[in-house]
RNA sequence: UUACAUAUGGGGCAAACUACCUGAAAGGGUAGGACGCAAAGCUAGAGGGGCUAAAUCUUCCAUGAGGAGAUAUGCCAGCCAGCUGCAGCU
Numbered sequence: 001u002u003a004c005a006u007a008u009g010g011g012g013c014a015a016a017c018u019a020c021c022u023g024a025a026a027g028g029g030u031a032g033g034a035c036g037c038a039a040a041g042c043u044a045g046a047g048g049g050g051c052u053a054a055a056u057c058u059u060c061c062a063u064g065a066g067g068a069g070a071u072a073u074g075c076c077a078g079c080c081a082g083c084u085g086c087a088g089c090u
Base pairs, nucleotide, nucleotide: 003090008087012037013036017032018031019030020029021028022027035078041083042082043081047080048079049076050075051074055071056070057069058068059067060066061064
């Protein structure tokens, strides 16, 4: 320097769920809480994938504060990916 299968010290993060706040929703924030995580650190203005549809467009008829379909400009890094990185063993 590279690799990270296995042991360990000190620490770190925090799923579901609950409360409050926020948002059209998906989701996010704070507190509690731990299912898990060696990158559960960072990147969603440009890799793939997934979620949502306020708004816009199209469409339907019973014309309404109506229904249906499409679309991200909104999100997810605890789906893969990319970038960075700690003690220590081999």

RNAcentral holds the sequence, with entries from Rfam and Ribocentre. Predicted 3D model of a 90-nucleotide RNA (c-di-GMP-I riboswitch aptamer) from Bacillus coahuilensis p1.1.43. Rfam family: c-di-GMP-I riboswitch aptamer. Rfam links the family to the GO term cyclic-di-GMP binding. The coordinates come from a structure-prediction model, not an experiment, and the mean pLDDT is 82. The source organism's lineage runs through Bacteria, Bacilli, Caryophanales, Bacillaceae and Bacillus coahuilensis. The same sequence occurs in records of 2 taxa.